A computed fold for a 72-nucleotide RNA from Sordaria brevicollis, annotated as transfer RNA. The coordinates come from a structure-prediction model, not an experiment, and the mean pLDDT is 83. Lineage of the source: Eukaryota > Ascomycota > Pezizomycotina > Sordariomycetidae > Sordaria. RNAcentral holds the sequence, with entries from ENA.
RNA sequence: GGGUAUGUAGAGUAAUGGCAACUCAUCAGACUUCUAAUCUGAGGAUUGCGGGUUCGAGUCCCGUCAUACCCU
Numbered sequence: 001g002g003g004u005a006u007g008u009a010g011a012g013u014a015a016u017g018g019c020a021a022c023u024c025a026u027c028a029g030a031c032u033u034c035u036a037a038u039c040u041g042a043g044g045a046u047u048g049c050g051g052g053u054u055c056g057a058g059u060c061c062c063g064u065c066a067u068a069c070c071c072u
Base pairs, nucleotide, nucleotide: 001071002070003069004068005067006066007065010024011023012022013021018055026042027041028040029039030038048064049063050062051061052060
């Protein structure tokens, strides 16, 4: 220098172009003498970034950045 894959909440992962969900963690409450465990509830995301297509984009297209791997 060229190619492929991945990028979504604090962490790990889902999501046929049609309201971004689950688990753990966090916070609050219940239970307990207290803590842990258990149960109930709540908050948390400009879907790496910038554009394009579309009535509508996490998803499709272009560029770019980061990481991993391959080729040179």